[in-house]
RNA sequence: GCGGCUAUCGUUCAAUGGUAGGACAUUGGGUUGUGGUCCCAAGAAUCUGGGUUCAAUUCCCAGUAGUCGCC
Repeated sequence: GCGGCUAUCGUUCAAUGGUAGGACAUUGGGUUGUGGUCCCAAGAAUCUGGGUUCAAUUCCCAGUAGUCGCC
C1' cells in the first nucleotide's frame, strides 16, 4: 500500500428496515440474627459524519479504532 472481518448499556452477547433485548454487574426493596444465596423493581447502550427510505443497529459511501491475510 491492497483486501476481508468486527465496532450495540460498566462487561459479554442478541436484534427479519417498524417500541433496541438477555445474562452478569450497579442501585433500591423483600427474604435472613449478619453476610451470601434466592425473589421483585429501576437506571443504563447502537464508533463518527453523510446518503437512501414514511421509517436505519440493519442498506449505501467516507472516516476512525481493533483484528486477520497479502505485498